[in-house]
The RNA shown here (transfer RNA) has 75 nucleotides and comes from Candidatus Kerfeldbacteria bacterium CG_4_10_14_0_8_um_filter_42_10. Taxonomically the source falls in Candidatus Kerfeldiibacteriota (Bacteria, Bacteria candidate phyla). It matches the Rfam family "tRNA". Rfam classes the family as a transfer RNA.
This record gives sequence, structure tokens and C1' cells, in this order.
RNA sequence: UCCUGAGUAGCUCAAUGGUAGAGCAACCGGCUGUUAACCGGUAGGUUCUCGGUUCGAGCCCGAGCUCAGGAGCCA
Repeated sequence: UCCUGAGUAGCUCAAUGGUAGAGCAACCGGCUGUUAACCGGUAGGUUCUCGGUUCGAGCCCGAGCUCAGGAGCCA
């Protein structure tokens, strides 16, 4: 320098272009003599950034940033 993949809740990950969700964690309650476990509920998001397409973008297009893998160069 080039190619490919990834970036979404605190963490791990979903989500045909049409209301952004699950599990774990947190909080509240139930159960229990108490804790843990178990059961029920609640809250938590400018979907990496900036633009474009579209009636409508997490999803499609362009540029950039970060991370991972690969290739190339290294007289």
C1' cells in the first nucleotide's frame, strides 16, 4: 500500500428496506429463617463518524476511523 471480515444495551450476539430485540449482568418484587439458586417484572440504545439513495436505512451506495485476518513491498 492492497484485499476480506467486523463495529448495535455494561458484556456476548440477533434483527427481509417498514415499531431496534434476546441471553447474561444491573435494579425491583416473589419464594426462603437468611444468602445463593429458582420464578416474575422494570430500566437501559443518537445502531463507530460524516454524507448520499429512498416515502422509509442497523440493512443499500461513497468517504473516513478503529479492530482482526490475509497479500504485497522492504536493493
Annotation:
The sequence is in RNAcentral, with records from ENA.